[in-house]
RNA sequence: CGCUCAUCGAGACCGGCUGAGGGAAUAGGCCCUUUGACGCCGGGGCAACCACCGGGUCCCUGUGACCGGAAUGGUGCCAACUCCUGCGGAGGACGGAAUUCCGUCUGCCGGCAGAUGGGCA
Numbered sequence: 001c002g003c004u005c006a007u008c009g010a011g012a013c014c015g016g017c018u019g020a021g022g023g024a025a026u027a028g029g030c031c032c033u034u035u036g037a038c039g040c041c042g043g044g045g046c047a048a049c050c051a052c053c054g055g056g057u058c059c060c061u062g063u064g065a066c067c068g069g070a071a072u073g074g075u076g077c078c079a080a081c082u083c084c085u086g087c088g089g090a091g092g093a094c095g096g097a098a099u100u101c102c103g104u105c106u107g108c109c110g111g112c113a114g115a116u117g118g119g120c121a
Base pairs, nucleotide, nucleotide: 002120003119004118005117006116007115008114013043014042015041016040017039021032022031023030026086027085028084029083044078045077046076049074050073051072052069053068054067055066057065058064059062082113087110088109089108091106092105093104094103095102096101
């Protein structure tokens, strides 16, 4: 790098270094940022995916699925829904010389892309 499964509206900040850009990619929007962002380091914290512990239920009887616990370990995370939109679907509101059309706005569902973890190769 690839395949697959689960989750993605909640939660969690200080110090030091650095010094101009940053919010994955492309475009638009919006936002953060010299009152020092982004990044790196140290500490702190959040959460509970995996390891761990327990329980009853289910069946395919496996240390399987589901549920719960804990926070020691392996990760992860600590502005904004994954910041929002883009593709498809069915709506709602408003407007337009207009039954079928077009435009704007808006929430919903799905998809694409991505992130994190587990498994496989």
Molecule: SAM riboswitch aptamer (S box leader)
Organism: Gammaproteobacteria bacterium